[in-house]
RNA sequence: GCCGGGGUGGCGAAAUUGGUAGACGCGCCGGAUUCAAAAUCCGGUGGUGGCAACACCGUGUCGGUUCGAGUCCGACCCUCGGUA
Repeated sequence: GCCGGGGUGGCGAAAUUGGUAGACGCGCCGGAUUCAAAAUCCGGUGGUGGCAACACCGUGUCGGUUCGAGUCCGACCCUCGGUA
C1' cells in the first nucleotide's frame, strides 16, 4: 500500500429488517443485614441546565440519503487481524 473486523455511559457488552439508545453484567452511590466488615439482598446510576415538572445534547469525526440513522452511503481518524 491493499483486503477484512471493530469504535455505543466509568469498564465490558446488547440494540439482528432503519422506528423509545444504553438491556444485561461489573463498578460506583444510598439502604437492609453485621459489634464491625466481607458475602448476600433491595433501590438508584449517560451529560448539561432547572427547586421541580421538564428541556436540550449524546453511538470515533465531518458530511450525505431518509419523515426517521448506532444501523445505509462517502471521506477521514483510531485500533485489531491478514497479505506482498
Transfer RNA from a Gammaproteobacteria bacterium, 84 nucleotides, folded computationally. The sequence was found in a public genome assembly. Rfam family: tRNA. Lineage of the source: Bacteria > Pseudomonadati > Pseudomonadota > Gammaproteobacteria.